[in-house]
A computed fold for a 479-nucleotide part of an RNA from a metagenome, annotated as small-subunit ribosomal RNA, 3' major domain.
Context: one part of a larger RNA
C1' cells in the first nucleotide's frame, strides 16, 4: 500500500419500504440444453449467454451432410501457344458439366499493301503460387460488454520516512458530482465530473411554397381569386445566471421559501464511459503472428439439413372476459418511406386479392384506415356472442419452385384456459399501464428489433433490513 470481514461511522442507488402492472400455471412465437440425426454448421453460458451474432435459413444464404464433378483451380499477378469476345442451337445429364452444330475478326497503333505489335476476353500447357468460416480470442490489431455516467484515478516540484511509502486527495461544511468553500506541509496541473454538441419547452426577426386562413369574394372541400396576419417549416436570435427578495449557515460555500416568468436551481431528453477490472466477447465482419491441409480441411452443383422432439429453461404474444365481446355509426395524431417503388379513383371478389389506371423522384401525390375513445344496439356470468390452439377443405400472393418448410384469405372444427405455488421482474411522470402507427432487415416472410404519436395513473414516512456502489476509519495468520 491494497483486498477482505456475518467490524463501526457517513452517504447514495426502483437497492429495500409505500404503490401499480408483469414473469412463474394455460396454449403459442422465439432462443438455449438435452435428445435425436447421414447433417441437425459454428459461435455466445451468473450478473454481463439464452427474440444474442442473425436488419429476416423454402434455393441463394450456408459455413453443415449424403451424392455427382474439378484439380494452377470460383479469385490475383507472371510465361508460353492458340484464338476476336459475346451470343444461338442440339445431344446426354438432377445440375455442375461433357460432346458437337452454324455463325462471327469489333478496339487501339502500324504498313503504299499483305502484314505486324497491344488491351480486353476466351482455350491448352508448365510452375510459381491461389485458396482455406481450418486451430489457437491463453499469441495480437481493431472493435465491444461489464463494474458505471460510478466520482474517481494520476502525476510535477516540495516536504516527511533508511525503505517500501506518506502528504496532496485527509478534516469541517457542501454538492448530482475530487461541485465549491474554508482549514491545513503542502503549491499546481492532467485524464474524468461540469460546460461547450444535438433535441423538445417561450418569444422575436428574415422568408411565405407545395404550407397556411383572421378579413373579403367564391367553392361539395384553403377548392379558387386574394391575403402571409395566425398555424407550419428553418435559418439567426433573445431567454435561466441562485439574476433580485426574505430566511437560515461561520460574514463562506451553499440550503430552504417568495416574486417575475413559457421555463428554476443540472428545465426535461440524448450523445458523450477517466484510470482500470473481468488472460471477459469476437481469429465466423475485418487485419494478423504461429500451426495445420493442398487432386484437399479448397472449388463447382443437385437434393437434404440449420424447422427434428419424452422434456427442462429463458424472453415474448394472446387469453382466461361486462373497466368486456360483437354489430353499425362519429371524432381526433405525429413521425416515416416510395420510381425494379408508393399505388388513389373506378370496377370484379365475401375475403386475401385481380384487372384497368390517374398522379407522385414527394411539406404537393400515394402507403393511410389510426387505434383505444365517444353514442345507439345486443349478450346477462355461461367454458359462454369469452378465449382462440388444433384440424379439414377451397384459395390468394410472392417467387424458376411454398412437400420436406412461406405469409394471408374464406367455410367449417373449435383444445387448454376462470387470474397462476415457491419464487421472481420492470417502473417516481407525460414515467408505468393501456392503444394504435411506420421503419429498417426485405422477391415473400415479424409476437422480434428500432422509433412514433394517443388515452394516461398510484407511491415515496422513511433508510431498520436485503443487493450493489462512495468516502474515513480499524482488525487480518489473505497478497
Nucleotide at each position: 500500500u491494497g483486498a477482505c470481514g456475518g467490524g463501526g461511522g457517513c452517504c447514495c442507488g426502483c437497492a429495500c419500504a409505500a404503490g401499480c402492472g408483469g414473469u412463474g400455471g394455460a396454449g403459442u412465437a422465439u432462443g438455449u440444453u438435452g435428445u435425436u440425426u447421414a447433417a441437425u454448421u459454428c459461435g455466445a453460458u451468473g450478473c454481463a449467454a439464452c427474440g444474442c451474432g442473425a436488419a429476416g435459413a423454402a434455393c441463394c444464404u450456408u459455413a453443415c451432410c449424403u451424392g455427382g464433378g474439378c484439380u494452377u483451380g470460383a479469385c490475383a499477378u507472371c510465361c508460353u501457344a492458340a484464338g476476336a469476345a459475346c451470343g444461338u442451337u442440339c445431344u446426354g445429364g438432377a445440375a455442375a458439366c461433357a460432346g458437337g452444330a452454324a455463325a462471327g475478326u469489333g478496339c487501339c497503333c502500324u504498313u503504299u499493301a499483305c502484314u505486324g505489335g497491344g488491351a480486353g476476353c476466351u482455350u491448352a500447357g508448365a510452375g510459381a503460387c491461389a485458396g482455406g468460416u481450418g486451430c489457437u480470442g491463453c499469441a495480437u490489431g481493431g472493435c465491444u460488454g461489464u463494474c458505471g455516467u460510478c466520482a474517481g484515478c494520476u502525476c510535477g516540484u516540495g516536504u516527511c520516512g533508511u525503505g517500501a511509502g506518506a502528504u496532496g486527495u485527509u478534516g469541517g461544511g457542501u454538492u448530482a458530482a475530487g461541485u465549491c468553500c474554508c482549514g491545513c506541509a503542502a503549491c499546481g496541473a492532467g485524464c474524468g465530473c461540469a460546460a461547450c454538441c444535438c433535441u423538445c419547452g417561450u418569444c422575436c426577426u428574415u422568408a411565405g411554397u407545395u404550407g397556411c386562413c383572421a378579413u373579403c369574394a367564391u367553392u361539395a372541400a384553403g377548392u379558387u381569386g386574394g391575403g402571409u396576419a395566425c398555424u407550419c417549416u428553418a435559418a439567426g436570435g433573445a431567454g435561466a445566471c441562485u439574476g433580485c427578495c426574505g430566511g437560515c449557515c461561520a460574514u463562506a460555500a451553499g440550503c430552504c421559501g417568495g416574486a417575475g416568468g413559457a421555463a428554476g436551481g443540472u428545465g426535461g431528453g440524448g450523445a458523450u464511459g477517466a484510470c482500470g477490472u473481468c488472460a471477459a466477447g469476437u481469429c465466423c465482419u475485418c487485419a494478423u503472428g504461429g500451426c495445420c491441409c493442398u487432386u484437399a480441411u479448397g472449388c463447382c452443383c443437385a437434393g437434404g439439413g440449420c424447422u427434428a422432439c419424452a422434456a427442462a429453461c429463458g424472453u415474448a404474444c394472446u387469453a382466461c372476459a361486462a373497466u368486456g365481446a360483437u354489430a353499425g355509426g362519429u371524432a381526433c395524431a405525429a413521425a416515416g418511406a416510395g420510381u425494379c417503388g408508393c399505388g388513389a379513383a373506378u370496377u370484379c371478389g365475401c375475403a386475401a386479392g385481380g384487372a384497368u389506371a390517374a398522379g407522385c423522384u414527394a411539406a404537393u401525390c400515394u402507403c393511410a384506415a389510426a387505434a383505444a375513445a365517444c353514442c345507439u344496439a345486443u349478450c346477462u356470468u355461461a367454458g359462454u356472442c369469452c378465449g382462440g390452439a388444433u384440424u379439414g377443405g377451397a384459395g390468394u400472393c410472392u417467387g424458376c419452385a411454398a412437400c420436406u418448410c412461406g405469409a394471408c384469405u374464406c367455410c367449417a372444427u373449435g383444445a387448454a384456459g376462470u387470474u397462476g405455488g415457491a419464487a421472481u421482474c420492470g417502473c417516481u411522470a407525460g414515467u408505468a399501464a393501456u392503444c394504435c402507427c411506420g421503419g429498417a432487415u426485405c422477391a415473400g416472410c415479424a409476437u422480434g428489433c428500432c422509433g412514433g404519436g394517443g388515452u394516461g395513473a398510484a407511491u415515496a414516512c422513511g433508510u431498520u433490513c436485503c443487493c450493489g456502489g462512495g468516502c474515513c476509519u480499524u482488525g487480518u495468520a489473505c497478497a
The RNAcentral record of the full RNA draws on SILVA.